The part of an RNA shown here (small-subunit ribosomal RNA, 5' domain) has 542 nucleotides and comes from Desulfovibrio lacusfryxellense. The prediction has a mean pLDDT of 83. RNAcentral holds the full RNA, with entries from Greengenes. Rfam family: Bacterial small subunit ribosomal RNA. Rfam links the family to the GO terms ribosome and structural constituent of ribosome.
Context: one part of a larger RNA
């Protein structure tokens, strides 16, 4: 001198843009933060309002409503958001391997989608419990489950063929699927009206092969201190067979040999997520890893697996522990390092937002549309960079005061007063966006399947719908100079001086040093120097 997620003191007019618990990975009261789909599927109220009967107590019909909430299913729920505790590690960055693997939805492409069963929820009866939840008995349904056909270039073994190799082809012989829904029609079948069991669009469902994408696993380099840490190691290092995994592999388990590893730093302690990056620096290099992106780890603690195409899974399960809450004492019930917010720590870090989902993106559905604390916004903080404003011009041989002073005079000082203007920001009043494309209905029109001028698809054209922010931003008017200037500092280094107090005192100080009676170094004043909505002072880094 640059710089900071910063305090802290002093002061503070407006706007945009970032940014905001660095500490206790400390405990947490409360709301929300992951649903969805009725076109899979079986059930299905109530209040209300209406009418009808009534012995006036009800009692029943119809609409609320095939709604609501539940249950069975089926995607999702391993994303997205938080944190950095642990990790010194193929964990990260950076090349590369996978002839050692997997990949739900997507996308193209081939084939298929047949014939049957038996259950359970939910209900409904009975019941146990204080509640959390539960037992029994009874019905029922599917794209939930199970047999059975059929089957490719899928899979297992066998036998020839080829190859460095189960690497290729043949041949034979076992295995191994499937689920419908919805819309529209009468061409074909079946009953001969239309309708479906038939077609036929759409969406789904199976078996393959391919892409895409994603993720597993191996490897070479490179990645902080100490040696006041020098010898570590039995599943250890190899081998064989086997187990397991999607996959290689002591991962694993029997056997079997006796090996790896280390001064080119093992092992052991200490720190510590890692990286684009960021910050300084002419550069080299030095520091650092907050925002924003990538990857890796965690989800009270420790520990297991279930289920999935994919966790060993923050807002699922089971088991141990700690804590905290509720209990009829038998017993159960929780995890904010998600988003507000609470105590606690601290020097310090924001709203329990009567703000939307209107845009981006995601999850589910055909879709309408529901969800969404992601996100987009407000809010709050000078914390940060930025822009801008507190007014302009004119005006005295120079008001008044104030300081000084050789008492003449100097200085504040055109400064103010006075006059002539101007309207930026702020206040008021009126107008008022862009961000809206999509989706989706409605119109024409093509195309495309089809028996088909249905219907559905896709493509195009008009045109309707949607906006948290927010009456925000911007325009225009109005009224008035009116509401808006501190901080520090003046002895050298370093720009800027005098005068009163004070008297090695009371203080200052970065370093050198000032202060013991004429202090430009304490304190005040007055002038004056830097910066200037900020100015210093502490940390800290180069």
């Nucleotide at each position: 001198g640059a710089u900071u997620g910063a305090a802290c003191g002093c002061u503070g007019g407006u706007g945009g843009c970032g940014u905001g618990c660095u500490u206790a990975a400390c405990a947490c009261a409360u709301g929300c933060a992951a649903g969805u789909c009725g076109a899979g599927c079986g059930a299905g109220a109530a209040c209300g309002g209406c009418c009808u009967c009534u012995u006036c107590g009800g009692a029943g019909g119809c609409u609320c409503a095939g709604u609501a909430g539940a249950g069975c299913g089926g995607c999702g729920c391993a994303c997205g958001g938080g944190u950095g505790a642990g990790u010194a590690a193929c964990g990260c960055g950076u090349g590369g391997a996978u002839g050692a693997u997997c990949u739900a939805c997507c996308u193209u492409u081939g084939a298929g989608a047949u014939u049957g069963g038996g259950a359970u929820a939910a209900c409904a009866g009975c019941u146990g419990g204080a509640a959390a939840c539960g037992a029994c008995u009874g019905c029922u349904a599917a794209u939930a489950c199970c047999a059975g056909a059929u089957a490719c270039g899928c899979u297992u073994c066998a036998u020839a063929u080829u190859u460095a190799a189960c690497u290729u082809u043949a041949u034979g012989a076992g295995g191994g699927a499937a689920a419908g829904a919805u819309g529209g029609c009468c061409u074909c079948u079946g009953c001969u009206u239309g309708c479906a069991a038939g077609c036929u669009a759409u969406c789904g469902c199976u078996c393959g092969a391919a892409g895409a994408u994603g993720a597993g696993u191996c490897c070479g380099c490179g990645u902080u201190u100490c040696a006041u840490u020098a010898g570590c190691u039995a599943g250890u290092u190899g081998g064989u067979a086997g187990g397991g995994u999607a996959a290689u592999g002591g991962c694993c388990u029997a056997c079997c040999a006796a090996g790896g590893c280390g001064a080119c730093g093992a092992u052991g302690a200490a720190u510590a997520g890692c990286u684009g990056g960021u910050c300084u620096g002419a550069g080299a290099g030095g520091a650092u890893g907050a925002c924003c992106a990538g990857c890796c780890a965690c989800a009270c603690u420790g520990g297991g697996a279930c289920u999935g195409g994919a966790a060993c899974a923050c807002g699922g399960c089971c088991c141990a522990g700690a804590c905290u809450c509720c209990u009829a004492c038998g017993g159960g019930a929780g995890g904010c390092a998600g988003c507000a917010g609470u105590g606690g720590g601290g020097a310090a870090u924001a709203u329990u937002g009567c703000c939307g989902c209107a845009a981006u993106g995601g999850g589910g559905g055909a879709a309408a549309c529901c969800c969404u604390g992601a996100c987009g916004c407000a809010g709050c903080g000078a914390c940060g960079c930025c822009a801008u404003g507190u007014g302009a011009g004119g005006g005295a041989c120079g008001a008044a005061g104030g300081c000084u002073c050789u008492a003449g005079g100097g200085u504040c000082g055109u400064a103010a007063a006075c006059c002539u203007c101007u309207g930026u920001c702020a206040g008021a009043a009126g107008g008022g966006a862009a961000g809206a494309a999509c989706c989706u209905c409605a119109u024409a029109a093509g195309a495309u399947c089809u028996a088909a001028u249905a219907a559905a698809u896709c493509u195009u054209u008009u045109g309707a719908c949607u906006g948290a922010c927010g009456g925000u931003a911007c325009c225009u008017u109005c009224a008035g100079a009116g509401g808006a200037a501190g901080c520090a500092c003046c002895g050298g280094c370093u720009a800027a001086c005098u005068c009163c107090g004070u008297g090695c005192c009371a203080g200052c100080a970065g370093c050198c040093g000032c202060g013991g009676u004429a202090a430009u170094a304490c304190g005040g004043a007055g002038g004056g120097u830097g910066c200037g909505a900020g100015c210093g002072u502490u940390a800290a880094u180069c």